[in-house]
Context: one part of a larger RNA
């Protein structure tokens, strides 16, 4: 000198664009953050009507798809976690393409009705019922097993519509995109850590997985790693990047983007194409809450917000209008993702706080050798302008989709009126280092980044006048180069 997710002191006019718990992965009141489908299903309630019946609306339940995405955090992790290259023994719901099929049956069960237990959470039991829920049978382009061939095994669901037809369902192949796995190389510190290892290293046979593999088991062999730093210990999410530097290099990993890991702590599986699952389940633990003491409920490292910690970090806001996501045939519903607004000089950028004229120079202040000098064209005063400000009027784009749909938005922007009106501070002035005098103080009070100032004429302390630097900021502190 540059930089910062900064903080603190003093000060503070505006706009745009960004950013905003770096500390306790501390504990959390309250609200919201994942639903949707009645064109899968039987009910129930309501409304209307030509009250036999039908239509419509709503929906607790069964069922389907989605809750594995999106959002948060960085505790753990020195590891194939990440980055980059290579690879083979794999899987994939939805989507696209292709080939073929969708026949005929059965048994249940929730809801509902009744009974019972319980404070509650909830549970038990009897009876009835539907389906795209469940189970056989048939068929088999095809797939799997086996093989020389024959063969054996394996499916399916309907709905809407007057109909045409459309949307589904099943089997298989290919694609797209995604995921799992193996491996070369690369990136921290310590030797005051030198030996480490028994499923350990390899083989055979099996179990297991979507798949390879000591992944697991039995048996056999005795291997495997290590001064090219194993093991142990400490620290740490990794990267694209960011910052500094001419570069090499150093430091760093907020925001944004990719990957990983985690979801009160530890463990486990279930469901599913996909999880060992943040707002699912079970067990154990700590903590908090309810209780009729028998037993139950909970998990903000989602968005706001609270307490606490801290030098320190925002609103319990608006909207689904846009983009994107889930579901649905669609209308649509949901979406604290997102789009916006609010707060903060936190950062960067831009603008303003007026412009021109105006004295051999008012007053006041300060200094003075008392002549004068300086503040200083500064002010006053004259002329002008209106960025900004206030008020008023008009007024978008963002909407894709001939109609309709805008949270932002009393917006941006444009026009008019008014009036210099509404707007300057902070630090420094001994040298380094741009900028000097007076008064006070008297090794006191104090200053200080280093050298050093202060003990009676202090350009270094405190004040005043003046000056210098930067400027809506300016100084200090912290950290990095």
């Nucleotide at each position: 000198g540059g930089a910062u997710g900064a903080a603190c002191g003093c000060u503070g006019g505006c706009g745009g664009u960004a950013u905003g718990c770096u500390u306790g992965a501390c504990a959390c009141a309250u609200g919201c953050a994942a639903g949707u489908c009645g064109a899968a299903c039987g009910g129930a309630a309501g409304u209307u009507u030509u009250u036999u019946a039908a239509a419509c609306u709503u929906u607790a339940g069964u069922g389907g798809c989605g809750g594995a995405c999106g959002g948060g955090u960085g505790a753990g992790u020195a590891a194939c976690a990440c980055g980059u290259g290579a690879g083979a023994a794999u899987u994939u719901a939805c989507c696209u393409u292709u080939a073929g099929g969708u026949g005929g049956g059965g048994a249940a069960u929730a809801a509902c009705a009744g009974u019972u237990g319980g404070a509650a959470a909830c549970a038990a039991u009897u009876g009835c019922u539907a389906a795209u829920g469940c189970c056989g049978c048939a068929u088999a382009u095809c797939a799997u097993u086996a093989u020389g061939g024959c063969a054996a095994u394996g499916a399916a669901a309907g709905a809407a519509g007057a109909g045409a037809u459309u949307c589904g369902c099943c089997u298989a192949a290919a694609g797209a995109a995604a995921a799992g796995c193996u491996u070369g190389c690369g990136g921290c510190u310590g030797a005051u850590u030198a030996g480490c290892u028994a499923g350990u290293u390899g083989g055979u046979a099996g179990a297991g997985u979507a798949a390879u593999a000591g992944c697991c088991u039995a048996c056999c062999a005795a291997g495997g790693c290590g001064a090219c730093g194993a093991u142990c210990a400490g620290u740490a999410g990794c990267u694209g990047g960011u910052u500094u530097g001419a570069g090499a290099g150093g430091a760093u990993g907020a925001u944004c983007a990719g990957c990983c890991a985690c979801a009160c702590u530890g463990g486990a599986a279930c469901u599913g194409a996909g999880a060992c699952a943040c707002g699912g389940u079970c067990c154990a633990g700590a903590c908090u809450c309810c209780u009729a003491c028998g037993g139950g409920a909970g998990g903000c490292a989602g968005c706001a917000g609270u307490g606490g910690g801290g030098a320190a970090u925002u609103u319990u806001c608006u909207g689904c209008a846009a983009u994107g996501g889930g579901c649905a045939a669609a209308a649509g519903c949901c979406u604290g993702a997102c789009a916006g607004a609010g707060c903060a000089a936190u950062a960067c950028c831009g603008c303003g706080u007026g412009a021109g004229g105006g004295a051999a120079g008012a007053a006041a202040g300060c200094c003075u050798u008392a002549g004068g000098g300086u503040u200083g064209u500064a002010a006053a005063c004259c002329u002008c302008u209106u960025u900004u400000g206030u008020c008023a009027a008009g007024g978008a784009a963002g909407a894709a989709g001939u109609u309709c749909u805008g949270a932002c938005g009393u917006u941006a922007c444009u026009u008019g009126a008014c009036g210099a009106a509404u707007a300057a501070g902070c630090a420094u002035c001994g040298g380094c280092u741009a900028a000097c005098u007076c008064c006070g103080u008297g090794c006191c009070a104090g200053c200080a980044g280093c050298c050093g100032c202060g003990g009676u004429a202090a350009g270094a302390c405190g004040g005043a006048g003046g000056a210098u630097g930067c400027a809506a900021g300016u100084g200090u502190u912290a950290u990095c180069c």
The part of an RNA shown here (small-subunit ribosomal RNA, 5' domain) has 481 nucleotides and comes from Pilinia rimosa. The full RNA is in RNAcentral, with records from ENA. The gene name in the source record is rns. Rfam family: Bacterial small subunit ribosomal RNA. The source organism's lineage runs through Eukaryota, Stramenopiles, Ochrophyta, Phaeophyceae and Pilinia.